[in-house]
This record gives sequence, structure tokens and C1' cells, in this order.
RNA sequence: GCGGUGGUAGCUCAGUUGGUAGAGCAUCUCCCUUCCAAGGAGAAGGUCGCGAGUUCGAACCUCGUCCGCCGCU
Repeated sequence: GCGGUGGUAGCUCAGUUGGUAGAGCAUCUCCCUUCCAAGGAGAAGGUCGCGAGUUCGAACCUCGUCCGCCGCU
């Protein structure tokens, strides 16, 4: 330099052909318990790596760019 793949909540990851962004764990509150743990109920937490474009509408399509991993040279 070229190609492939990944980047989404604090962490690990879904998101099936464009139409309200989700799960588990963690955090907080409540219930239960003498207390703790376990269990149950609920809440908070996100510029979907970044920038532009297409579209009524983009995590998803197009272009550029940054970073990680793999391969080739």
C1' cells in the first nucleotide's frame, strides 16, 4: 500500500431486507429478611467511532476518515 472484518448503555453483545434503539451483567430505588446474600418489582443510563450525502425518514444504503483484529504484498 491492497483486501476482509469489527466499532451500538459502565462491561459483554443483539438489532433479518430503511419506519419509536434492545437483552444479560453491573449501578440506583422499593418489596421480602432482625441484618446481609439470594429472590421479586421498577428506574436511570446511548449524538449507534467521526464527518458528509441519498431519502419524508438512516444503527442499517453511498462516499470520506479514525481506531482494533486477520490476511496479502
Predicted 3D model of a 73-nucleotide RNA (transfer RNA) from a Candidatus Shapirobacteria bacterium. The sequence was found in a public genome assembly. The organism belongs to Candidatus Shapironibacteriota, within Bacteria. Its Rfam family is "tRNA". The family's RNA type in Rfam is transfer RNA. The coordinates come from a structure-prediction model, not an experiment, and the mean pLDDT is 82.